[in-house]
Context: one part of a larger RNA
């Protein structure tokens, strides 16, 4: 490179937007680069191939043919690809009318609980465990009542419920704001899909500066356990967890399953719309669109299993894999304040 693969064996980029590129709907007219067809020139000889011949045969040599799949010029064709022209509406988008939602961001606000402070009542214990002890308490704790402070998280509702591209999002109110969906069919008229580089977003932990600090809690200290116990259990406890701004750029970032389109039995649940039937009245009955579950044919699969949300049948584009270890390493490059990230070998060995 070709081929074969990529849920679990090696392998889907963490996610999106998008540049180049690749690919691209229906009908029509033209051009003729690709494409098809005819002709001409050339494609040296030798060699090779086929047929025949000459040395006794063979090697070797000679003759004839075909081939040299190519290139150039030229006549013609127009299905397909391409290019150009005007057109279409089914893809895509816009408009109009709606309902749903923890989608995002900012400000404000609420109650329960923990902790602390003050005051009252009250007295000897509290706390903790498998059992204890460290710890707290006669300087009055724990318990209980009232008042106050402060931070963080939002019980019930709550649901294999919803929203978001992913990460993720949950008290309530308001302002701003993104997307999806349904109905309609007024408008644009292929404007599409994918996407190397690139740009943006990206849990937790961590880092920088400044705040904040109730609870929890790496590190650390003590008490236990144990042969030991740098642990599991207990009492404390600092970073951190929270906020603002700026970095980091990773994850079992998982559905371990890239994106888009079309098609391929069924029955069943659920969420958001629309239409219809019955009715005074649809959550209930029927149909339909969109999303999301659990089953299950065909088909696929090494099996497990997947199965209209495919791992089925096809097409387009991108990423990635190529025995285990060495090695999510070394060296170099790029990025970072650092931690480190990203790209990423070889010797050697089995």
């Nucleotide at each position: 490179c070709u081929g074969g693969g990529u849920g679990u064996a090696a392998a889907g980029g963490g996610a999106g937007c998008g540049u180049a590129g690749a690919c691209g709907g229906c009908a029509u007219c033209g051009c003729a680069a690709g494409c098809c067809u005819g002709g001409a020139g050339u494609g040296a000889a030798a060699g090779g191939c086929a047929g025949g011949g000459g040395c006794c045969c063979a090697a070797c040599c000679c003759c004839u043919g075909g081939a040299c799949u190519g290139c150039u010029c030229u006549g013609g064709g127009a299905a397909c690809u391409g290019c150009g022209g005007g057109g279409c509406u089914g893809g895509a988008g816009u408009g109009c009318a709606g309902g749903a939602g923890a989608g995002g961001c900012a400000a404000g606000u609420g109650g329960a609980a923990u902790u602390c402070c003050u005051a009252g009542u009250g007295u000897a214990g509290c706390g903790g465990u498998g059992a204890a002890a460290u710890g707290c308490g006669u300087a009055g704790a724990u318990a209980u009542u009232a008042g106050g402070a402060g931070g963080a998280a939002c019980a019930c509702c709550a649901g294999u419920g919803g929203c978001g591209a992913a990460g993720g999002c949950g008290g309530c109110u308001u302002a701003c704001u993104g997307g999806a969906c349904u109905g309609u069919a007024a408008c644009u008229g292929a404007c599409g899909c994918u996407g190397a580089g690139g740009c943006u977003c990206g849990a937790a932990a961590g880092c920088g500066u400044g705040g904040g600090g109730a609870g929890c809690a790496a590190a650390c200290a003590g008490g236990a356990u144990u042969a030991g116990a740098u642990a599991c259990c207990c009492u404390g406890g600092u970073a951190g967890u929270c906020c603002a701004c700026g970095c980091c750029g990773u994850a079992a970032a998982c559905g371990a399953u890239g994106a888009a389109u079309a098609c391929u039995a069924g029955g069943u649940g659920u969420a958001g719309g629309g239409g219809g039937u019955a009715u005074c009245g649809a959550c209930u009955c029927c149909c339909u669109c969109u999303g999301u579950g659990a089953c299950g044919c065909c088909g696929c699969u090494a099996a497990c299993g997947c199965a209209u949300u495919a791992a089925g049948u096809a097409u387009u584009c991108c990423g990635c894999c190529u025995g285990g270890g060495g090695a999510c390493u070394a060296c170099g490059g790029c990025c970072g304040c650092a931690a480190g990230g990203u790209u990423g070998a070889a010797a050697c060995u089995c």
Small-subunit ribosomal RNA, central domain from Candidatus Amulumruptor caecigallinarius, 350 nucleotides, folded computationally. The coordinates come from a structure-prediction model, not an experiment, and the mean pLDDT is 87. RNAcentral holds the full RNA, with entries from ENA and SILVA.